[in-house]
RNA sequence: GGGCGCUUAGCUCAGUUGGUUAGAGCGAGUGACUUACAUUCACUAGGCCAGGGGUUCAAGUCCUCUAGCGCCCA
Numbered sequence: 001g002g003g004c005g006c007u008u009a010g011c012u013c014a015g016u017u018g019g020u021u022a023g024a025g026c027g028a029g030u031g032a033c034u035u036a037c038a039u040u041c042a043c044u045a046g047g048c049c050a051g052g053g054g055u056u057c058a059a060g061u062c063c064u065c066u067a068g069c070g071c072c073c074a
Base pairs, nucleotide, nucleotide: 001073002072003071004070005069006068007067010026011025012024013023019057028044029043030042031041032040050066051065052064053063054062
């Protein structure tokens, strides 16, 4: 330099053919339970989906540019 893939909650990841309010597990907080801790159960908070632009009535999802990371080729 060329090709391909990934980027969504603190972490690991779903998210179907573009369409209802963006979700799970772990973690965190609160409450219940306990003498207390742990376990268990219930609840809560936490996201403008890497960034810019575009298409569309509507974009996490499609197109494009940029950035970061990974793999392959040279």

A computed fold for a 74-nucleotide RNA from a Candidatus Omnitrophota bacterium, annotated as transfer RNA.
Its Rfam family is "tRNA". About the family: Transfer RNA (tRNA) molecules are approximately 80 nucleotides in length.
The sequence is in RNAcentral, with records from ENA.
The coordinates come from a structure-prediction model, not an experiment, and the mean pLDDT is 81.